[in-house]
RNA sequence: GGCCCCGUAGCUCAGCAGGAUAGAGCAGCGGUUUCCUAAACCGGAGGUCGGGUGUUCGAGUCACCCCGGGGUCG
Repeated sequence: GGCCCCGUAGCUCAGCAGGAUAGAGCAGCGGUUUCCUAAACCGGAGGUCGGGUGUUCGAGUCACCCCGGGGUCG
């Protein structure tokens, strides 16, 4: 340098062929329970979907450029 895959919450990931308010588990926070802690249960919070441009009525999803990570070929 060519090609392929990945990037979504603090972490691990889902999001089916573009469709309405972007989700789960864990962690953290508040509460119930307990003499206290843990466990269990309940609750709410947390996101410019790596950055940008474009296509579209509409983009996490499609196209292009760039950034980061991994693999492979020379």
Predicted 3D model of a 74-nucleotide RNA (transfer RNA) from Brevundimonas aveniformis DSM 17977. The prediction has a mean pLDDT of 81. It matches the Rfam family "tRNA". By type it is a transfer RNA. The sequence was found in a public genome assembly. The source organism's lineage runs through Bacteria, Pseudomonadati, Caulobacteraceae, Brevundimonas and Brevundimonas aveniformis.